[in-house]
RNA sequence: GGGGCUAUAGCGCAGGUGGUAGCGCGGUUCGUUCGCAACGAACAGGUCACGGGUUCGAGUCCCGUUAGCUCCA
Numbered sequence: 001g002g003g004g005c006u007a008u009a010g011c012g013c014a015g016g017u018g019g020u021a022g023c024g025c026g027g028u029u030c031g032u033u034c035g036c037a038a039c040g041a042a043c044a045g046g047u048c049a050c051g052g053g054u055u056c057g058a059g060u061c062c063c064g065u066u067a068g069c070u071c072c073a
Stems, first nucleotide, its partner, number of pairs: 001072007010025004019056001027043006049065005
């Protein structure tokens, strides 16, 4: 220098053919208990890496940038 993959909640990850952003763990509150653990219920937490474009509508499609991993030289 060139190719490929990845970037979504605190952590690990889903998200079909564009149409309300979700799951598990973790956190907070409540219940059961004398208390803890465990279990149950509820709640909070997201500029979907960044900047543009297409579209009535983008996590998803297109272009560029950044970071990480990997292959070639």
Background: This is a predicted structure of a 73-nucleotide RNA (transfer RNA) from a Propionibacteriaceae bacterium. Taxonomically the source falls in Propionibacteriaceae (Bacteria, Bacillati, Actinomycetota, Propionibacteriales).